[in-house]
RNA sequence: CGUGAUAAAGGCAAACCCGUUGAAAAGCGGGGACGCAAAGCCACCGGUCUACAGGAGCGAGUCUCCCAGGACAGCGGGGUUGCCCGGA
Numbered sequence: 001c002g003u004g005a006u007a008a009a010g011g012c013a014a015a016c017c018c019g020u021u022g023a024a025a026a027g028c029g030g031g032g033a034c035g036c037a038a039a040g041c042c043a044c045c046g047g048u049c050u051a052c053a054g055g056a057g058c059g060a061g062u063c064u065c066c067c068a069g070g071a072c073a074g075c076g077g078g079g080u081u082g083c084c085c086g087g088a
Stems, first nucleotide, its partner, number of pairs: 001086002004084001011036002016031006034074001040080003044077003047072004054066004058061001
């Protein structure tokens, strides 16, 4: 440096189930594998989800909308670190 092989050593773990935390999105632990060459890490940009609190509305509700904040790194971009393999 790389359009990352039907290679090797290893790694991670979607859905779903159980437990647990949370208002929720979701997190964590266990089981489980759909996938992943950064599916390691960072919410900086865009996006998606949530919205206890706060605001607005009228249809007056287990309502709708906005939203401080929160979540997702396995949505894309960006940043950063790194194993193996291959090449120079």
A computed fold for an 88-nucleotide RNA from an uncultured Pseudomonadota bacterium, annotated as c-di-GMP-I-GGC riboswitch aptamer. Of the family's consensus pairs, 95% are formed in the model. It was read from a public genome assembly, where an Rfam model found it. Its mean pLDDT, the model's own confidence on a scale to 100, is 86.